RNA sequence: GGCCCCAUCGUCUAGCGGUUUAGGACAUCGCCCUCUCACGGCGAAAACCCCGGUUCGAAUCCGGGUGGGGUCA
Numbered sequence: 001g002g003c004c005c006c007a008u009c010g011u012c013u014a015g016c017g018g019u020u021u022a023g024g025a026c027a028u029c030g031c032c033c034u035c036u037c038a039c040g041g042c043g044a045a046a047a048c049c050c051c052g053g054u055u056c057g058a059a060u061c062c063g064g065g066u067g068g069g070g071u072c073a
Stems, first nucleotide, its partner, number of pairs: 001072007010026004018056001028044005049065005
């Protein structure tokens, strides 16, 4: 350098054009429980990589960029 794949809460992940307020697990925080801790229960905060385009409507489709991975040279 060519080609292919990927990018969503702190981490892992669901989502496949509208249905819910972007859901779940772990982690974090608060409350309850407990003599205390742990476990358990309840709750809270927290995300669509960036810029354009298509569409009535985009996390989702298209183009470009950025970053990561694979492969060939």
This is a predicted structure of a 73-nucleotide RNA (transfer RNA) from a Candidatus Microgenomates bacterium. Its Rfam family is "tRNA". Gene Ontology term of the family: triplet codon-amino acid adaptor activity. The family's RNA type in Rfam is transfer RNA. The sequence was found in a public genome assembly.